[in-house]
RNA sequence: GGGCGGCUAGCUCAGUGGUUAGAGCGCUUCACUGAUAAUGAAGAGGUCCCAGGUUCAAAUCCUGGGUCGCCCA
Numbered sequence: 001g002g003g004c005g006g007c008u009a010g011c012u013c014a015g016u017g018g019u020u021a022g023a024g025c026g027c028u029u030c031a032c033u034g035a036u037a038a039u040g041a042a043g044a045g046g047u048c049c050c051a052g053g054u055u056c057a058a059a060u061c062c063u064g065g066g067u068c069g070c071c072c073a
Base pairs, nucleotide, nucleotide: 001072002071003070004069005068006067007066010025011024012023013022018056027043028042029041030040031039049065050064051063052062053061
């Protein structure tokens, strides 16, 4: 220098154009217990890496950039 893939909640990830952005774990509160764990219930937590474009509508499609990983040279 070229190619490919990833980037969404604190962590691991799903969501491939449409009504509300979700799961598991973690966190907070409550119930249960002599107490803890486990279990159950409720809740908080997101500029979907950034910018621009397409569209009635974008986490999703297109372009450019950033960053991480792999491959080639």

Annotation: A computed fold for a 73-nucleotide RNA from Candidatus Saccharibacteria bacterium RIFCSPHIGHO2_12_FULL_44_22, annotated as transfer RNA. Rfam family: tRNA. By type it is a transfer RNA. Its family is annotated with triplet codon-amino acid adaptor activity in the Gene Ontology. It was read from a public genome assembly.